[in-house]
Context: one part of a larger RNA
């Protein structure tokens, strides 16, 4: 001096607590561990692995695993020797990579010898390795944790290790901020400066807007308009400013007032010294080691999709706050030329034909659902649920058999609310509808976004976790 403590005081957090939904009980789905397998590729393993790395394994990818090939190699540079247009055609062997033979094709410069430029070929130098070490590293990154702490320089005190500063009294989200004080000042964190949002002004007016005029059967569609809405630059507004109280004449706190917005308004990005030899040699980079007709590379075909089981994470229900039918509203953000694709017209449907518009405030995707409004169902294993099964089919794509979504019809399982336990979440949030994106030919219940609807509760800080100061003990460093 730290670290610990079933020591002690103070704090604070969705940590308990009050409420609200859920997980643990079934179906599926998705990851994991077992086990299986020729393989079922690898890595992640308490919090802080287990819808993770994978923003998308039919084939590819793809590292695995059978089986056929090549050997200066599928890639790169670079020396020598040789050939010469390396295309294209047929043919044998083939699943395919590849191999082997046969037919035609004939690059620039130059008078030639020759040069170039590209390919084959033989040779050596090398190449190549998702082989191993994340305990040899770099770079990323998680976790304590947006928690308020981590430090230095001088001076002072101690023989030193070290203290002092940074503790004490207040307060604060904060080592924030006031007073105090042998310590004064600094520095990394805190805050602020950046970004969206919430009010207002301006300043522009198309593809966006339509108040008041005018035309039209109707529709901002037209002739106009520049008010408004929006759209995206500038600007301005919030700082305990004002004003009562408490307060130590302080920091500050409480309570008006005005204001869109009030005490950090709301969100977001920012993550100190350091800590777990955390995690990643399969992104990349990189010592060391290890391979070198192979641990390198090329195809085809399987595997990554198996399946007594065991766990996460999630989706969908159990129903009448429904469920079906039928009318009728009202987003917000985003995406689109190998693309998004409208009317129209066929099919119960998926989806097909069809090609106007649009490189997009223009034109498409584009129905927003819940929601209202009306009609049926009556407590049922049901008009709940929807698994699975059987048939017939769309659509991507050399190809859906191992193994793709999705559509019709049939079939209608298990569930009636879920032990012990356990997790989210304090406001436009929880709980609930729906829409978009990226990967990506095709393939989300999975992720990242957007917006309709719209609650309960917090009396507290005794416990449970975690975390901060201070103090004590300690056989521990």
């Nucleotide at each position: 001096u730290g670290a610990c403590g079933g020591g002690g005081a103070c704090c604070c957090g969705c940590a308990c607590a009050a409420g609200c939904g859920g997980u643990g009980g079934a179906g599926c789905a998705u990851g994991u561990g077992g086990u299986u397998u020729a393989a079922u590729u690898c890595g992640a393993u308490g919090c802080a692995a287990c819808g993770c790395g994978a923003a998308g394994a039919a084939c590819c990818u793809u590292a695995c695993c059978g089986g056929g090939g090549u050997u200066u190699g599928a890639c790169a540079u670079g020396u020598a020797u040789u050939u010469g247009u390396a295309g294209a055609g047929c043919g044998g062997u083939a699943a395919a990579a590849g191999u082997c033979g046969c037919u035609u094709u004939u690059c620039c410069c130059c008078u030639u010898u020759g040069g170039g430029a590209c390919g084959g070929a033989u040779a050596c130098a090398c190449a190549g390795g998702u082989g191993c070490u994340g305990c040899a590293u770099g770079g990323c990154u998680g976790u304590c944790g947006u928690c308020a702490g981590c430090u230095c320089g001088u001076g002072u005190c101690g023989u030193g290790a070290g203290a002092u500063g940074u503790u004490g009294g207040g307060u604060u989200a904060a080592g924030u901020c006031c007073c105090g004080c042998a310590a004064c000042g600094a520095g990394c964190g805190c805050a602020a400066c950046c970004c969206c949002u919430a009010c207002c002004c301006u300043c522009a007016g198309u593809u966006g807007c339509c108040a008041g005029c005018g035309g039209u059967a109707a529709u901002g569609c037209c002739g106009g308009g520049a008010a408004c809405u929006c759209u995206g630059g500038g600007g301005g507004a919030a700082c305990u400013g004002c004003c009562g109280g408490u307060g130590a004449c302080a920091a500050a706190c409480c309570g008006g007032a005005g204001g869109a917005a009030g005490g950090u308004g709301g969100g977001g990005a920012u993550g100190a010294c350091g800590u777990c030899a955390a995690g990643u040699c399969c992104u990349c980079a990189u010592g060391g080691c290890c391979c070198u007709u192979a641990c390198a590379u090329c195809c085809c075909g399987g595997g990554c999709u198996a399946c007594a089981c065991a766990c996460g994470u999630g989706c969908u229900a159990c129903a009448a706050u429904g469920g079906u039918c039928g009318g009728u509203a009202c987003a917000g953000a985003g995406g689109g030329c190998u693309g998004c694709g409208a009317a129209g017209c066929c099919g119960u449907g998926a989806g097909g034909c069809g090609g106007a518009g649009c490189g997009a405030a223009u034109c498409c995707c584009a129905a927003a659902a819940a929601a209202c409004c009306g009609a049926u169902c009556u407590c049922a294993g049901u008009u709940c649920a929807g698994a699975u099964u059987g048939a017939a089919g769309u659509c991507u794509g050399c190809a859906a058999c191992u193994c793709g979504a999705c559509u019709u019809c049939a079939u209608g399982a298990a569930g009636u609310u879920g032990g012990a336990a356990u997790c989210g979440c304090u406001a436009g949030u929880a709980a609930u509808c729906g829409c978009g994106g990226a990967u990506c030919a095709g393939a989300a219940u999975g992720c990242c976004g957007c917006g309709g609807u719209g609650a309960a509760u917090a009396c507290g800080u005794u416990c449970c976790c975690g975390g901060g100061u201070c103090u004590u003990g300690u056989a521990c460093a």
About this RNA
The part of an RNA shown here (small-subunit ribosomal RNA, 3' major domain) has 477 nucleotides and comes from a metagenome.